[in-house]
Context: one part of a larger RNA
RNA sequence: UGACGGGGACCCGCACAAGUAGUGGAGUAUGUUGUUUAAUUCGAUGAUACGCGAAAAACCUUACCGAGGCUUGACAUGUCCGUCGCGACUUCCAGAAAUGGUUGUCUUCGGUUCGGCCGGACGGAACACAGAUGCUGCAUGGCUGUCGUCAGCUCGUGUCGUGAGAUGUUGGGUUAAGUCCCGCAACGAGCGCAACCCUCAUCGUUAGUUGCCAUCGGGUAAUGCCGGGAACUCUAACGAAACUGCCGGUGAUAAGCUGGAGGAAGGCGGGGAUGAUGUCAAGUCAGCAUGGCUCUUACGCCUCGGGCUACAAACGUACUACAAUGGCGCUUACAGAAAGCAGCAACAUCGCAAGGUGGAGCCAAUCUUCGAAAAAGCGUCUCAGUUCAGAUUGUCCUCUGCAACUCGAGGGCAUGAAGUCGGAAUUACUAGUAAUCGCGGAUCAGCAUGCCGCGGUGAAUACGUUCUCGGGUC
Numbered sequence: 001u002g003a004c005g006g007g008g009a010c011c012c013g014c015a016c017a018a019g020u021a022g023u024g025g026a027g028u029a030u031g032u033u034g035u036u037u038a039a040u041u042c043g044a045u046g047a048u049a050c051g052c053g054a055a056a057a058a059c060c061u062u063a064c065c066g067a068g069g070c071u072u073g074a075c076a077u078g079u080c081c082g083u084c085g086c087g088a089c090u091u092c093c094a095g096a097a098a099u100g101g102u103u104g105u106c107u108u109c110g111g112u113u114c115g116g117c118c119g120g121a122c123g124g125a126a127c128a129c130a131g132a133u134g135c136u137g138c139a140u141g142g143c144u145g146u147c148g149u150c151a152g153c154u155c156g157u158g159u160c161g162u163g164a165g166a167u168g169u170u171g172g173g174u175u176a177a178g179u180c181c182c183g184c185a186a187c188g189a190g191c192g193c194a195a196c197c198c199u200c201a202u203c204g205u206u207a208g209u210u211g212c213c214a215u216c217g218g219g220u221a222a223u224g225c226c227g228g229g230a231a232c233u234c235u236a237a238c239g240a241a242a243c244u245g246c247c248g249g250u251g252a253u254a255a256g257c258u259g260g261a262g263g264a265a266g267g268c269g270g271g272g273a274u275g276a277u278g279u280c281a282a283g284u285c286a287g288c289a290u291g292g293c294u295c296u297u298a299c300g301c302c303u304c305g306g307g308c309u310a311c312a313a314a315c316g317u318a319c320u321a322c323a324a325u326g327g328c329g330c331u332u333a334c335a336g337a338a339a340g341c342a343g344c345a346a347c348a349u350c351g352c353a354a355g356g357u358g359g360a361g362c363c364a365a366u367c368u369u370c371g372a373a374a375a376a377g378c379g380u381c382u383c384a385g386u387u388c389a390g391a392u393u394g395u396c397c398u399c400u401g402c403a404a405c406u407c408g409a410g411g412g413c414a415u416g417a418a419g420u421c422g423g424a425a426u427u428a429c430u431a432g433u434a435a436u437c438g439c440g441g442a443u444c445a446g447c448a449u450g451c452c453g454c455g456g457u458g459a460a461u462a463c464g465u466u467c468u469c470g471g472g473u474c
Base pairs, nucleotide, nucleotide: 008474009473010472011471012470013469015465016464019429020428021427022426023425026320027319028318029317030316031315032314033313034311035310042053043052064306065305066304067303068302069301070300073129077128078127079126080124081123082122083121084120087106088105089104092101093100094099109119110118111117131295132294134293135292136291140289141288142284143283144282145280147278152191153190154189155188156187157186158167159166160165171182172181173180197272198271199270200269202240203239204238205237206236207235208234212229213228216227217226218225243266246260247259248258249257250256322422326381327380328379329378330377331376338369339368340367343362344361347358348357349356350355388419393414394413395412396411397410398409399408435457436456437455438454439453440452441451
C1' cells in the first nucleotide's frame, strides 16, 4: 500500500422481508456422474460445468471400436520420365464396400514464331514433403465467462514524507452514478458514468403501391370487387417534442429533493446495444491461427458395419400431470412477428386420421404458410384413480430417405403405469412484469418438451433494512 476480521459507521442490489408461481415427490424428455462395453470419441466440473460446445449422431456428420484396404498418400508446391486429351455416361466380373479387372458411346484441349516450343491434364518413379480432432490453454494470439453495467481505475504538475508512499479521489450535502454542489495543498487531465446509436410510446411534413376506403358512382349471393379518392389506418424517410423548462414548498442563497400545472410521455419515459483498470496461470491447441514436442507402410488416408441412443443407481434442467377456475362435445370472435423456388402451396378430390392425387397463385405490403389458442356461448360429466392423467405395450398404417433392426417422426384402434399437490432444502420474478395461451424461425431430406423470437389474456406484494448472500465508501 493492499487483502482479510464471527471490528465499527454509512449505502446499494428480487439480497432478505411482503407476495405470486415453481423446483425438490410421479411419469417422460434431455444433459452429467457412475457403471458397463470391442467402442460407449473429445471437451466443459462451486458460484462462472450439467436442454453446455451440439442452430438437428439412422448412413454422412464422426473425431471412437471391429474388419477389409492404401503408402508422395484424400489435399499443396517442386524435379525427372511417359501419354495426349481430360472428362462424362455405360456393360460385365470379384468384393460388404473401398478397390481391382473389363466393354461400349460422345468428345478428340488452348496458344503457336509450326520448333514436342509454351501452357494444361493424366499416369509412373524416387525424394524434398504432405497429413495428424496426437500432447501442452501452465509457452501463446484471437475470442469468451465472471466479479459487474458494480462506480470505480489512473496520470501530469505541485505540495507533504528520509522512504515505501500520501494528497488530488478524503470531508459536509446530493445522485442510479468519482452525478453534481460546497469546502479543502492542491490545480488540471484521461479511461469508465451520462449523452451521442437502435427500438417502442405522441404529433407533423413528404410519399401513396402490392397497403388503406371517409365522401361520390358502378357492381355482387358476398368481399376495396371496380371507377375513383389521398381523408383515415399503415408503411418509411425527415422533423418536432422532455429541459427540473414553469409554479409552490424545502434545502446552505447551492447541488438537489418533494408536490402541482400543462402534456402522448416527467424527473434516467420503457426496452436494447454498449462491459473501465484489473481478478480467477478461469475456459477454449476439437472453430481458427500458432511456438515447442511427438507419429510418418502410421498417432496419416479410404471403406463397410457397429458405437456416440448401453443401464442396479445418483444429480441438474425442462415438459406433462395429479383435475370441476377442470375434462369432453358443439357453436363462435380477435394477433404479431417471421419464412418461402430442389420452396410456400390456396382450392378441388380421396382417406376416420397421419397423409395421398391433381394443382391456381407467389422470388411476395400483391400469393402461401395463416380461420391462432387460451377467452366467450350452449350441453354433458358430479368428486371417483373418474369421461382426471397419459406412461407402457400389442396391432394396422403414413411420411422422409439408397436405407428407419440396432436407432426417426407422425396417425388409427386397443391397452390405461405412476400420480390425489410433493420431506429437509431451494429457484425466478417489482408491471404489460410473474403466471398462463398459442404462433413463427434457425438447424433441417426426416426428426424440438431444447434454443431464439412474436403477440393474446393478465395479477399479488414491497412495512422496512434487524437478519442471510453479494457489492461499494470511510